[in-house]
RNA sequence: UACGAUAAUGGCAAACCGCUGGUAACGGCGGGACGCAAAGCUUCCGGCCCGGGUCAAAGCGGGUAGCGGGGCCACCGAAA
Repeated sequence: UACGAUAAUGGCAAACCGCUGGUAACGGCGGGACGCAAAGCUUCCGGCCCGGGUCAAAGCGGGUAGCGGGGCCACCGAAA
C1' cells in the first nucleotide's frame, strides 16, 4: 500500500415512537437498534426522491453521503 477476523479498544444508528424545523422530499434533538470496517467528511459524476415548471419535457431549486462511483481524512492488526 492493499486487505478485513466469531480479535481488542471504541464508534455510528435503520424501522418505529416523542418533541421540533420544512409546502414537500427530508433534517435536528431524545428514545430505540435493522444493520455498518469508513454508516467519518464532501453533492464532483450517475441514480433515486421532493418542489416548481410544461401539452409533455428540459432547464431551475432542494433532499438523499445508510444507492453506486470519485475526492479528502482516520482507529485496530489475525489470515492471505
This is a predicted structure of an 80-nucleotide RNA (c-di-GMP-I-GGC riboswitch aptamer) from a Rhodospirillaceae bacterium. It matches the Rfam family "c-di-GMP-I-GGC riboswitch aptamer". Rfam links the family to the GO term cyclic-di-GMP binding. The coordinates come from a structure-prediction model, not an experiment, and the mean pLDDT is 91. It was read from a public genome assembly, where an Rfam model found it.